[in-house]
RNA sequence: GCCGGAGUAGCUCAAAGGUAGAGCAACAGUUUUGUAAACUGUAGGUUGCGAGUUCGAUUCUCGCCUUCGGCUCCA
Numbered sequence: 001g002c003c004g005g006a007g008u009a010g011c012u013c014a015a016a017g018g019u020a021g022a023g024c025a026a027c028a029g030u031u032u033u034g035u036a037a038a039c040u041g042u043a044g045g046u047u048g049c050g051a052g053u054u055c056g057a058u059u060c061u062c063g064c065c066u067u068c069g070g071c072u073c074c075a
Base pairs, nucleotide, nucleotide: 001071002070003069004068005067006066007065010024011023012022013021018055026042027041028040029039030038048064049063050062051061052060
C1' cells in the first nucleotide's frame, strides 16, 4: 500500500428498512436473625464520527476513526 471482518446498555451479544432487545452486572422490594441463593420490579442507549438515499436508517451507499486478520512491495 491492497483486501476482508468487527464497532449497539458497565460486559457478552441480538435486531438485516418501520419508534433498539436479551443474558449477566447495578439498584429497589419479597423471603432470611443476617448474608448469599431464589423470585418480582426499576433504571440504564446521541446504535464509533460525518454525509447521502428514503416518508422512515442499527440496517442500504460514501468518506473518516479505532480494532482484528490476511496478502504484497520497497528500503
Molecule: transfer RNA
Organism: Armatimonadota bacterium